[in-house]
Context: one part of a larger RNA
């Protein structure tokens, strides 16, 4: 140094972009830095190792060889990497034409619903539970009708449906805008993959400033339950949920499964393009193709159980991470953060 591994045993980064770096598609040519071979020089003795010899043997010791895998320097070689020039089209862009998506932001509008508000009608109970009570109600509530006021979330469609890089995205309409797929041609001419450090997005709850506040509701109070009940259940209710602006950077941020490319049995459904062929052709059957997205298997993996073209098969390049449980994701330090606290992250000591 090299050999193991990471879906559930320890171990994939929450997720893209992209610096260094690693790595890279056919093909001609020229180079020799790797790379291979030949020759010089060097590689101090001693020691290892090989032969022969000296103490009776042996350790020990002589001599003579080998080796010292290396470095420098010089012939040569040119398949492989690399450099340079030079072509190429599959990889990868791009121009064209399409449909199809809750993909992003901004303004603007709708209906049901709750709760308040005012009035009409009306009676004495209404809620609320296993059961009750705390509540509200002859100051007329529940219940019904009508008006109007707020503020939240958008039934049905809806769909192991669909977009997004995750995180997420669901009423309607305009504007801005980002990506993905397909088609059939042209054009660029490896422009590619991965990515340490960075820099940007990032539920939910929490922080700060203003704003709003219908319903829910941590805290907090009553009231039940019980041995008790600082809960589970019931009345209430403030933070907070909601907006705008900046913070925070964490989740069982999960497919508990990094990313690119390649190949490697079937069958059966959705989604969104294209193309054929049929037929009682504003539709419908059938079949090909791409491109997602689900179910169940073939071989192989896999401790199993299960994975199986969306691999956990088979290979190749790039990151990340693991190395007994406990102490501990703590403590010390050091960065960020208003704070909460978050990244980094160990030892004694213990089993």
């Nucleotide at each position: 140094c090299u050999g193991g591994g990471c879906g559930u045993a320890a171990a994939g980064g929450g997720c893209g972009c992209g610096u260094a770096g690693g790595c890279g598609g056919u093909u001609g040519u020229c180079u020799a830095a790797g790379u291979c071979a030949g020759a010089u020089g060097u590689g101090a003795a001693a020691g290892c190792c090989c032969a022969c010899g000296g103490c009776u043997c042996a350790a020990c010791c002589g001599u003579g060889g080998a080796a010292c895998u290396g470095c420098a320097u010089u012939u040569g070689a040119a398949a492989c990497u690399g450099g340079g020039c030079g072509a190429c089209u599959u990889g990868a862009g791009u121009a064209c034409g399409g449909g199809a998506g809750a993909g992003g932001g901004a303004a603007g509008u709708g209906g049901a619903a709750u709760u308040c508000c005012a009035g009409g009608u009306g009676c004495a109970g209404a809620g609320g539970u296993g059961a009750a009570a705390u509540u509200c109600g002859u100051a007329g509530a529940u219940a019904u009708c009508u008006g109007g006021a707020g503020g939240u979330a958008c039934a049905c469609c809806g769909g192991u449906g669909g977009c997004g890089a995750a995180g997420g995205c669901g009423g309607c309409u305009u504007c801005c805008u980002g990506g993905a797929c397909c088609g059939a041609u042209a054009c660029u001419g490896a422009c590619g993959c991965u990515g340490a450090u960075g820099g940007a997005c990032g539920a939910a709850a929490g922080c700060g400033u203003g704003g709003g506040g219908a319903g829910c509701g941590a805290a907090c109070a009553g009231g039940a339950u019980u041995a008790g009940a600082u809960a589970c259940c019931c009345u209430g209710g403030u933070a907070g949920u909601c907006c705008a602006c900046g913070c925070c950077g964490u989740a069982a941020a999960c497919g508990a499964u990094g990313g690119a490319u390649a190949c490697u049995a079937g069958u059966u459904g959705c989604u969104g393009g294209u193309c054929c062929g049929c037929c009682u052709u504003a539709g419908g059957c059938g079949g090909a193709u791409c491109a997602g997205u689900g179910g169940c298997c073939a071989a192989g993996c896999g401790a199993a159980a299960g994975u199986g073209a969306u691999a956990a098969g088979u290979a190749u390049c790039c990151c990340a991470c693991c190395u007994g449980g406990g102490g501990a994701g703590u403590a010390c330090g050091c960065u960020c953060g208003c704070a909460a606290g978050a990244g980094u992250g160990a030892a004694a000591c213990u089993c």